This is a predicted structure of a 404-nucleotide RNA (Bacterial RNase P class A) from a Burkholderiaceae bacterium. Rfam family: Bacterial RNase P class A. From the family's description: Ribonuclease P (RNase P) is a ubiquitous endoribonuclease, found in archaea, bacteria and eukarya as well as chloroplasts and mitochondria. Its family is annotated with dimeric ribonuclease P complex, ribonuclease P activity and tRNA processing in the Gene Ontology. The gene name in the source record is rnpB. The coordinates come from a structure-prediction model, not an experiment, and the mean pLDDT is 79.

RNA sequence: GGAGCAGGCCGGACGGUCGCCGGCCAUUGGCCGGAGGAAGGUCCGGACUCCCUCGGGCAGGGUGCUGGCUAACGGCCAGGCGCAGCAAGCGGAUCCGACGAUCCGCCCAAGGCGACGGAAAGUGGCACAGAAAACAGACCGCCGGCGCGCCCUCGGGCGCGCAGGCAAGGGUGAAAAGGCGAGGUAAGAGCUCACCGCGUUGCCGGCGACGGCAACGGCACGCCAAACCCCACCCGGAGCAACACCGCAUAGGCACGCGCGCGGCCCGCAAGGCCGCACAGGAUGCCCGUCCGAGCGUGCGGGUAGGUGGCUAGAGCCUCGCGGGCAACCGCAGGCCCAGAGGAAUGAUCGUCACGCCGGCUCGCGCCGGCGCACAGAAUCCGGCCUACAGGCCUGCUCCGACU
Numbered sequence: 001g002g003a004g005c006a007g008g009c010c011g012g013a014c015g016g017u018c019g020c021c022g023g024c025c026a027u028u029g030g031c032c033g034g035a036g037g038a039a040g041g042u043c044c045g046g047a048c049u050c051c052c053u054c055g056g057g058c059a060g061g062g063u064g065c066u067g068g069c070u071a072a073c074g075g076c077c078a079g080g081c082g083c084a085g086c087a088a089g090c091g092g093a094u095c096c097g098a099c100g101a102u103c104c105g106c107c108c109a110a111g112g113c114g115a116c117g118g119a120a121a122g123u124g125g126c127a128c129a130g131a132a133a134a135c136a137g138a139c140c141g142c143c144g145g146c147g148c149g150c151c152c153u154c155g156g157g158c159g160c161g162c163a164g165g166c167a168a169g170g171g172u173g174a175a176a177a178g179g180c181g182a183g184g185u186a187a188g189a190g191c192u193c194a195c196c197g198c199g200u201u202g203c204c205g206g207c208g209a210c211g212g213c214a215a216c217g218g219c220a221c222g223c224c225a226a227a228c229c230c231c232a233c234c235c236g237g238a239g240c241a242a243c244a245c246c247g248c249a250u251a252g253g254c255a256c257g258c259g260c261g262c263g264g265c266c267c268g269c270a271a272g273g274c275c276g277c278a279c280a281g282g283a284u285g286c287c288c289g290u291c292c293g294a295g296c297g298u299g300c301g302g303g304u305a306g307g308u309g310g311c312u313a314g315a316g317c318c319u320c321g322c323g324g325g326c327a328a329c330c331g332c333a334g335g336c337c338c339a340g341a342g343g344a345a346u347g348a349u350c351g352u353c354a355c356g357c358c359g360g361c362u363c364g365c366g367c368c369g370g371c372g373c374a375c376a377g378a379a380u381c382c383g384g385c386c387u388a389c390a391g392g393c394c395u396g397c398u399c400c401g402a403c404u
């Protein structure tokens, strides 16, 4: 310098005018504070509150390689194992006069992906295709034997049939019961051997997941637990509309007290109607008149509307501080106070500057004009995850090339 990856951060600045919410001073004014990296989705985990609760178990749910971090987590950091695979590299093939290009295979940096406990506890499943799919199996094929037929250069060859041997090759499939090479054999086969894989044992390294080496075993133990199941660990329920307090709103509940009357007439009685007198209340100081006519008063108690608290000083924020750690993170020191509304404020407008794009002028520096400037918006509070995002800035890792 080129190429490829991975990650972090910012996300307009200043000022004027008019408003909104909260606080303080004061007296109708002044001062101060007022959204985010996701305030979002509400998917996990906690704090807090109430209910339940000695404790334990069953059921149910969740998590699942290892070690660490943390208040906790399904989160984060570091590591292990596996899978796929780009660049580079190596090998081969094809094309080309050459440079080189294309394709295939091996190996694959940084980086990517992984519901990565258990399939020799049990039950169950393995579609389609295929002869056969877990008590393996024989379609094509290979092999020798016997019988028949044909040919012949008389060694044999070919075809058909019968009973057998085999699983190397072909074919099916996601998967064919270790792979590959050599020996061996009628043909074959872990039948035998080397290497690889697998298993067992031992030693070494690592806290561990796991890795390395050696010996033995002739292969047993295919795959699926995102099938039931088994194992280990974790989990009580509801949520700030939690919950607590104040309180004669209204209506409703309970208890006590008072009242719903008296006389006459109509009518055979009753019911009903009419008239007169009285009486709570409607009626908001008292009295009178008029109208209406069955409830009224007092006390108690719970809760709704309403009000207050919970409510924001906290697992808080900052320092390129010091120390420990690879890191996540932890400890110490110093500094800071950073919305607290609650049917819900955080807004509108103007100016200057910055940033990006377009157009014009200019040799150029630059100037002028226009347009744009994302996603979104607290609702008890934190830690994560996921999702959205105009534009901009920065860092790290790996490979290749050149120079010193």
Base pairs, nucleotide, nucleotide: 001400002399003398004397005396006395007394008393009392010391012353013352014351015350016349017348018347020034021033022032023031024030025029036375040386041385043384044383045382046381047380048239049238050237051236060235061234062233063232064231065079066078067077068076069075080116081114082113083112089106090105091104092103093102094101095100117230118229122228123227124224125223126222139170140169141166142165143164145162146161147160148159149158150157151156178196179195181193182192183191197219198217199216200215201214202213203212204211205210243309244308245307246306253300254299255298256297257296258295261277262276263275264274265273266272279293281292282291316336317335318334319333321332322331323330324329355372356371357370358369359368360367361366